[in-house]
This is a predicted structure of an 83-nucleotide RNA (c-di-GMP-I riboswitch aptamer) from a Chloroflexota bacterium. Lineage of the source: Bacteria > Bacillati > Chloroflexota. The model forms 95% of the base pairs in the Rfam consensus.

RNA sequence: UCUCGUCCAGGGCAAACCCGUCGCGAGGCGGGGACGCAAAGCCAGGGAUCUUCCGGCCGACGGAAGACCGCCCGGUUGCCGGG
Numbered sequence: 001u002c003u004c005g006u007c008c009a010g011g012g013c014a015a016a017c018c019c020g021u022c023g024c025g026a027g028g029c030g031g032g033g034a035c036g037c038a039a040a041g042c043c044a045g046g047g048a049u050c051u052u053c054c055g056g057c058c059g060a061c062g063g064a065a066g067a068c069c070g071c072c073c074g075g076u077u078g079c080c081g082g083g
Stems, first nucleotide, its partner, number of pairs: 002083004012037002017032006035070001041076003045073003049067007
């Protein structure tokens, strides 16, 4: 450096749900809480999904602005151990 996560050490993160708070909303943040996670660290670049608004025949569909990386892909950094 590459590859792997069966084993070791120190640990780390935190789904659902509950409380508070912000947001029209998807959802964010803080606290509690652990289902899980070797990138469940970071980045909305592509797709999916979701929200709000607009157009459209209350449809199909299209557009705009957003949300989400713990859905997938991609980018980037990285602990321990095995090979």